A computed fold for a 98-nucleotide RNA from a Desulfuromonadales bacterium, annotated as c-di-GMP-I riboswitch aptamer. It was read from a public genome assembly, where an Rfam model found it. Its Rfam family is "c-di-GMP-I riboswitch aptamer". About the family: GEMM was predicted in a large-scale screen for bacterial structured RNA regulatory elements. Its family is annotated with cyclic-di-GMP binding in the Gene Ontology.
[in-house]
RNA sequence: CACCAGAAAGGGCAAAGCCAGGGAAACUUGGUGACGCAAAGCCACGGGUCCUCGGUCAGUGUCUUACCGACAUUGGCACGGACAGCCGGGUUGCCGAC
Numbered sequence: 001c002a003c004c005a006g007a008a009a010g011g012g013c014a015a016a017g018c019c020a021g022g023g024a025a026a027c028u029u030g031g032u033g034a035c036g037c038a039a040a041g042c043c044a045c046g047g048g049u050c051c052u053c054g055g056u057c058a059g060u061g062u063c064u065u066a067c068c069g070a071c072a073u074u075g076g077c078a079c080g081g082a083c084a085g086c087c088g089g090g091u092u093g094c095c096g097a098c
Stems, first nucleotide, its partner, number of pairs: 006095001012037002017032006035085001041091003045088003048083004052078001054079001055077009
C1' cells in the first nucleotide's frame, strides 16, 4: 500500500415477533426487539422469488331478441408493483493484527 484477510478496538446496521402508520397485496415507514451482518451502505442493470388494485388476453355467467356493449367471476401475462438480509453486476466506504 492492498482488489487480500477478519485478530483487536471504537463505532455501525438490525431477522423473526409485537405495537402504530401507509398499501388491494407482495411489502414498506416509525417504535420496540437482536437472528445475524465487513458492505446487512447505495443502485432493480441481468437472473430469481413474491404480489394482483389497475391494464391486457382468454374462459364462464348475467343483462340485451341478437350483435356490439356493460357487469360479475375464474385463470394467464408481467404492461405494472415489491424484495439490495436470494445470487451476480455497478458504485461509494471504516479499522488494521498475523